[in-house]
Molecule: Bacterial RNase P class A
Organism: Rudaea sp.
């Protein structure tokens, strides 16, 4: 000097005038002014996981129907974090991986190719055995039957590799070695898992479970318009009392229905009031731990609207017309979006000392 890998951070600044929202103070009968304080993000987004809170439900088992799925740990808890094993890419720093099980049972694999699951023969090699053709014969030839699975050749995958023996050609057919599979043992980790060592089998077991399924575990449901509190006008419900009073119950009386006024009494609607923000909370320093994190101690309070608030102007400055984007009950993730800067570690390659 070039490339690249993590991991953090910032994402306009300063000043000045104007305006907006909640909230404390003051002044006003009220409307409202006047003043001060705080006022959006790292994602506030996607609402995809996973808690907290609330309401409803629920003796237990179990089916169904979702999710999860290497070990260890962290956590409120989680499909997230750490860490570690395996597997896979990269020269590396690193970065990916739903990573349980297809010798329980069923499905699928397009094209290409001879053949794709108890597989196959196109080129190709043989042609030792029978026949066939030469030939007196020995023996040759071609390649009909047949045999092969070494070599090419398709494919994402062709039923283990190298050698050496064997044979007509071949082939775990046989033999070494290296693989792999299975069973047992030592001795290291908590543990996934590695590692040795022995023994066995010639290989028998291809590939897919974000395919059905099988195993092991974990899961009630609705969501701040959850829900809790006050509560009208009107209109209709219960009650009880009046005049024993109208009207119907074929004329009468008892009764019962209704109609009137009075008072009580509960519900539910409009509204308002909580729920709202102090909370698995921030920041520092310290121990514990490789780490996620957790203990302790100091000190901060940092939107809470309800049509619903953080903007304009102006001037200075830059890396210069500043990205991606705006809370609505809260936190823990993940994903997803992002103009440009900034900082730390690490790799690799080149020079040059």
């Nucleotide at each position: 000097g070039g490339a690249g890998u993590c991991g953090g951070c910032c994402g306009g600044a300063c000043a000045g005038u104007c305006g907006c929202g909640c909230g404390g103070c003051g002044c006003g009968c009220a409307a409202g002014c006047g003043u001060c304080u705080c006022g959006a993000g790292g994602a506030a987004a996607g609402u995809c996981c996973g808690g907290g809170c609330u309401c409803c439900a629920c003796a237990g088992g179990g089916c169904a129907g979702g999710g999860u799925g290497c070990c260890a740990g962290g956590u409120a808890a989680c499909a997230c974090c750490u860490g570690g094993g395996c597997g896979g890419c990269g020269u590396g720093a690193g970065c990916c991986g739903a990573c349980g099980a297809c010798c329980a049972g069923u499905g699928c694999a397009a094209c290409a190719g001879a053949g794709a699951a108890c597989a196959g023969a196109c080129c190709g090699c043989c042609g030792a055995u029978g026949g066939c053709c030469c030939g007196c014969a020995a023996g040759g030839g071609a390649u009909c039957a047949g045999g092969c699975a070494a070599g090419g050749g398709u494919g994402a995958a062709a039923c283990g590799g190298u050698g050496c023996g064997g044979u007509a050609a071949g082939a775990g057919c046989g033999c070494a070695c290296c693989g792999c599979g299975c069973g047992c043992g030592g001795g290291g980790a908590c543990a996934a898992c590695g590692u040795c060592g022995c023994g066995u089998g010639g290989c028998a077991c291809g590939g897919u479970a974000a395919a059905c399924u099988c195993c092991a575990c974990c899961c009630g449901g609705a969501g701040c318009a959850a829900g809790a509190c006050c509560g009208a006008a009107u209109a209709g419900g219960g009650g009880a009392g009046c005049a024993u009073g109208g009207c119907g119950c074929g004329g009468c009386c008892c009764g019962c229905g209704u109609c009137g006024c009075u008072c009580c009494c509960g519900g539910g609607u409009a509204g308002g009031u909580u729920g709202c923000u102090c909370g698995a909370g921030c920041u520092c320093a310290u121990c514990g731990g490789c780490g996620a994190c957790g203990g302790u101690g100091a000190g901060c309070c940092u939107a809470g609207a309800g049509g619903a608030a953080u903007g304009a102007c102006u001037g200075u400055c830059c890396a210069a017309c500043g990205a991606c984007a705006a809370a609505a009950c809260c936190c823990g993730g993940c994903u997803u979006a992002c103009a440009g800067g900034c900082c730390g570690a690490c790799u690799c390659c080149u020079u040059u000392u």